[in-house]
Molecule: c-di-GMP-I riboswitch aptamer
Organism: Campylobacteraceae bacterium
RNA sequence: GCAUGACAAAGCCAAACCCGCCGUGAGACGGGGACGGAAAGCCAUGGGUCUCUCCGAUACAGGAGAGAUCGCCAGGUUGCCAAA
Numbered sequence: 001g002c003a004u005g006a007c008a009a010a011g012c013c014a015a016a017c018c019c020g021c022c023g024u025g026a027g028a029c030g031g032g033g034a035c036g037g038a039a040a041g042c043c044a045u046g047g048g049u050c051u052c053u054c055c056g057a058u059a060c061a062g063g064a065g066a067g068a069u070c071g072c073c074a075g076g077u078u079g080c081c082a083a084a
């Protein structure tokens, strides 16, 4: 340095839910709160799921466009410590 990840050390993040606020909505942001996480840091690139608009249908099928989700999976990229 790379791989790897413990009955190690210092720390870090923050699910559901509640409150406020933004959004047509999925959901985001702030505060509280911890289910959990070795990348639960970042990126919407490929899938998945979800929302909205239009066509179609009257079906919740199908198609197109615009969005959301990185704590859904994969990929890219950066990073603390160090036992075996």
Base pairs, nucleotide, nucleotide: 004082005081012037013036017032018031019030020029022027035071041077042076043075045074046073047072048069049068050067051066052065053064054063055062